[in-house]
Context: one part of a larger RNA
RNA sequence: UGUCAUGGUAUCUGACGGGAACGUCCGUAUAGUACGAGAGGAACUACGGAUGGUUGCCACUGGUGUACCGGUUGUUCGAGAGAGCACGUGCCGGGCAGCCACGCAACACGGGGUAAGAGCUGAACGCAUCUAAGCUCGAAACCCACCUGGAAAAGAGAUACCGCCGAGAUCACUCGUAGAAGACGAGAUCGAUAGACUCGGGGUGUACGCGCCGAGGUGACGAGGCGUUUAGCCCGCGAGCACUAACCGAUCGAAG
Repeated sequence: UGUCAUGGUAUCUGACGGGAACGUCCGUAUAGUACGAGAGGAACUACGGAUGGUUGCCACUGGUGUACCGGUUGUUCGAGAGAGCACGUGCCGGGCAGCCACGCAACACGGGGUAAGAGCUGAACGCAUCUAAGCUCGAAACCCACCUGGAAAAGAGAUACCGCCGAGAUCACUCGUAGAAGACGAGAUCGAUAGACUCGGGGUGUACGCGCCGAGGUGACGAGGCGUUUAGCCCGCGAGCACUAACCGAUCGAAG
């Protein structure tokens, strides 16, 4: 763009496509049974697991975690406090979320038509013969079933509702279950969309200052320890709460 001579919002149908989403092995019962003189020794079926593969997830375990917290060496800012630099974290010890695997979960049955093959009935050919007519079975393969795309399927579909002068959509605005850009999704005061704040949850591990103790020293001073202190610092998490910002607006838009 098309899909009747009209617009739109939702929800579907499913022509036709994609997939390997499953594969293998072991064990238990069957059963020391059938079978076999014995030696030996199954299966149908049901259940449990392992492994390879596929898909998804982060409650647990673990990894990362250059947000974060702490320790510490050298040096610089006169010292303290607080910091900078040391390969793009100086080094070291931890670590939330997120991402991930080494962690967790799922990944049937069944039906149909057949192949090789096994047969039934049965002539040609008074017998016989699975085949010539007809019929029954028969595979991890095929078609369904299962997951998924799919009205541009030109036979261009269906249903409900709204609207044709304002139904709807877009931009701008606040954002993230989304994301390279577009796109997608949530919100937009009739509001919890983001931020702030409070609370909850969590990380680190007990801050600065002050008081006391402190080996030693004439003294100045003094590493460090204890208390104040389950402290201080921090959070890409959750909830509550309209305090701040979603304002003011713009554009497209259908026969008539």
Predicted 3D model of a 256-nucleotide part of an RNA (large-subunit ribosomal RNA, domain VI) from Halorientalis sp. IM1011. The RNAcentral record of the full RNA draws on ENA and SILVA. It matches the Rfam family "Archaeal large subunit ribosomal RNA". NCBI's taxonomy places the organism under Archaea, Methanobacteriota, Halobacteriales, Haloarculaceae, Halorientalis.